[in-house]
Parts: sequence; C1' cells; structure tokens
RNA sequence: GUCGGAGUGGCGAAACAGGCAGACGCGCACGGUUCAGAGCCGUGUGGGGAAACCCAUAGGAGUUCAAGUCUCCUCUCCGACA
Repeated sequence: GUCGGAGUGGCGAAACAGGCAGACGCGCACGGUUCAGAGCCGUGUGGGGAAACCCAUAGGAGUUCAAGUCUCCUCUCCGACA
C1' cells in the first nucleotide's frame, strides 16, 4: 500500500428485516434477611442539569418520515496479501 473483520452505558454483551438505543449478565447504590459478614431476595442504576430540557452506538457527512443497522470519507485495533 491492497483486501477483509471489529469499535454500543462503569465492564461483558444484545438489538443483523432500517422502527421506543442499551435487552440479558456483572458491577454499583439503597433496603430486607443475619449478632455481624458472605450468600440470597426486592427496588433502582447511560452522561450533563435545580428543573425544563439537552446529549449519547469511534468521528464526520449523506439517503430516509425514521439509521447502531444502508452509502461515502476519516481515526483506532485485529487478520491476510504484497
């Protein structure tokens, strides 16, 4: 350099037919159980903000009523070839 694959909350991951982003698990917070702790059970948990609201799928642009998903460019990582 060419070709292919991957990038999603604090972490692992799902959403592959374009239709409420983050299911599910871990972690964390609070409560219950216990003499106490572990374990177990219940509720909550993306970020900012007093709230209204704004932002969030590596970054940007495009298509579309609607994009994590399709198209183009860029960045990072992995692999193959040269």

Overview
A computed fold for an 82-nucleotide RNA from a Patescibacteria group bacterium, annotated as transfer RNA. The coordinates come from a structure-prediction model, not an experiment, and the mean pLDDT is 82. NCBI's taxonomy places the organism under Bacteria, Bacteria candidate phyla. Rfam family: tRNA. Gene Ontology term of the family: triplet codon-amino acid adaptor activity.